A computed fold for a 74-nucleotide RNA from a Bacillota bacterium, annotated as transfer RNA. Taxonomically the source falls in Bacillota (Bacteria, Bacillati). It matches the Rfam family "tRNA". Rfam describes the family as follows. Transfer RNA (tRNA) molecules are approximately 80 nucleotides in length. The family's RNA type in Rfam is transfer RNA. Gene Ontology term of the family: triplet codon-amino acid adaptor activity.

RNA sequence: GGCGACGUAGCUCAGGUGGUUAGAGCGAAGGCCUCAUAAUCCUUAGGUCCAGGGUCCGAGUCCCUGCGUCGCCA
Numbered sequence: 001g002g003c004g005a006c007g008u009a010g011c012u013c014a015g016g017u018g019g020u021u022a023g024a025g026c027g028a029a030g031g032c033c034u035c036a037u038a039a040u041c042c043u044u045a046g047g048u049c050c051a052g053g054g055u056c057c058g059a060g061u062c063c064c065u066g067c068g069u070c071g072c073c074a
Stems, first nucleotide, its partner, number of pairs: 001073007010026004019057001028044004050066005
């Protein structure tokens, strides 16, 4: 330099062929229980879905550009 994949909660990830509350597990906080702690169980908070632009009635999802990570080729 060329090609490809990926970027969604603190972490690991899901999210059919665009469609109306954006989710799971772990973690965090509170509660229950216990003499106490942990575990189990219950509840809660936490996201401008990498950035910008475009298409569309409507974009996490489609298109373009940039940035970052990883892989392959040179």
Its mean pLDDT, the model's own confidence on a scale to 100, is 82.